[in-house]
Predicted 3D model of a 74-nucleotide RNA (transfer RNA) from Candidatus Epulonipiscium sp. Its mean pLDDT, the model's own confidence on a scale to 100, is 82. Its Rfam family is "tRNA". By type it is a transfer RNA.
């Protein structure tokens, strides 16, 4: 150089096929519960979905470029 496959809160991941509220588990903060701690339970913060540009009434999701990281093949 070539071909795949991957980026979404602090970690791990779906969500993309057929465009329409950003979600799930840990974790983190408040509260309950207990003699206390784990453990349960109840709520809360916390995301410019790698970057920029395009289509579209609307983009994590469709298209073009670039960035980084992992294979494969030389």
């Nucleotide at each position: 150089c070539g071909c795949g496959g991957a980026g979404u809160g602090g970690a791990g991941c779906a969500g993309u096929a057929u465009g329409g509220c950003a979600g799930c588990u840990c974790g983190u903060c408040g509260g309950g519960c207990u003699c206390a701690u784990a453990a349960c339970c109840c709520g809360g913060a916390g995301g410019u979905c790698a970057g920029a540009g395009g289509u579209u009434c609307a983009a994590a999701u469709c298209c073009u470029c670039u960035c980084u990281c992992c294979g494969c093949a030389a």